[in-house]
RNA sequence: GGGCUGGUAGCUCAACUGGUCAGAGCGUCCGCCUUACACGCGGAAGGUUGUAGGUUCAAGUCCUAUCCGGCCCA
Numbered sequence: 001g002g003g004c005u006g007g008u009a010g011c012u013c014a015a016c017u018g019g020u021c022a023g024a025g026c027g028u029c030c031g032c033c034u035u036a037c038a039c040g041c042g043g044a045a046g047g048u049u050g051u052a053g054g055u056u057c058a059a060g061u062c063c064u065a066u067c068c069g070g071c072c073c074a
Stems, first nucleotide, its partner, number of pairs: 001073007010026004019057001028044005050066005
């Protein structure tokens, strides 16, 4: 230098052929339960979908550029 792949909540990951309001588990906080703690149950907060543009009525998803990690080739 070229190619492939990944980047989404604090962590691990979903999200179908572009279409409801981007969700789940764990964690955090609150409540219930308990003499209390743990367990269990219920609820809440938490997101610039790596970044910047483009296409579209509508983009996590499609297109372009770019950054970072991994792998391969030279």